[in-house]
RNA sequence: UCGUGCUAGCCGGGGAGGUAGCGGCUCCCUGUACCCGGAAUCCGCUAUACCGGGGGUGACGCUCAGCCCGAGGCUCGCGCCUUUUCGCAGGACGCUUGCCUCAUCCGACGUUGAGGGCCAUGUCCCAUGCAACGGACCGUUGCGAACCUGGUCAGGCCUUGACGGGAGCAGCCAUAAGCAAUCGCGUGCGUGUGCCGUGGGGUUGCGUGGCCGGAGUCGGAUGAGUCGGUAAGUCGGUGAAGAGCCGUGUCGACGGCGAGUGCACGA
Repeated sequence: UCGUGCUAGCCGGGGAGGUAGCGGCUCCCUGUACCCGGAAUCCGCUAUACCGGGGGUGACGCUCAGCCCGAGGCUCGCGCCUUUUCGCAGGACGCUUGCCUCAUCCGACGUUGAGGGCCAUGUCCCAUGCAACGGACCGUUGCGAACCUGGUCAGGCCUUGACGGGAGCAGCCAUAAGCAAUCGCGUGCGUGUGCCGUGGGGUUGCGUGGCCGGAGUCGGAUGAGUCGGUAAGUCGGUGAAGAGCCGUGUCGACGGCGAGUGCACGA
């Protein structure tokens, strides 16, 4: 060095989630890579970190804890730009049945005097007079007592020798309490009363009247402006969260470089 037969190794790896951790498992990256069974509220294991069974390859197509490249993931900066969503604020525009002012137009009132100013008075409050109304009292009239009110008391009764005297029912007359009516000429009280009067107070507003003065006043429409309101719309401001981009740190597939690579027998 070659041949034969073996063995180690290999027949995928990585990131995130999850776990004390590793792997299975899920998602993603790489890119092609044996089979069967178990397992997600789970299964197996412990730094040599899926388990069990079968098959293939085999010291190369294998190994490396070394260097480079680097898909992709994670972390942080919350960097800077872009963008999305949500919130805040009326800052600009916009919108605005708000207020005020101005301009134009229309209508009404106005020199038979507008707005305004002054005065008086009423409306409002208190007191009071008068009237009205309602009770009460008083007055007037009428009715009004079987006996227990008065007068007169027939008859009858009592008394007396008689004259006479006495009590007294009914009736009649009158009256008390009371009842009723009526008017008042009366007294006093009261009031959801009054085109009534008097005095005082008040008088912002409104009404009425008078005086001054001499041309506006009111309403509507349109427009403009000031002050407001408005976060539905546009722009800008500000805050939070997310995405993208950039950067830091970290893990890192594939690939490249370099290095390593066993045993037995025979030639």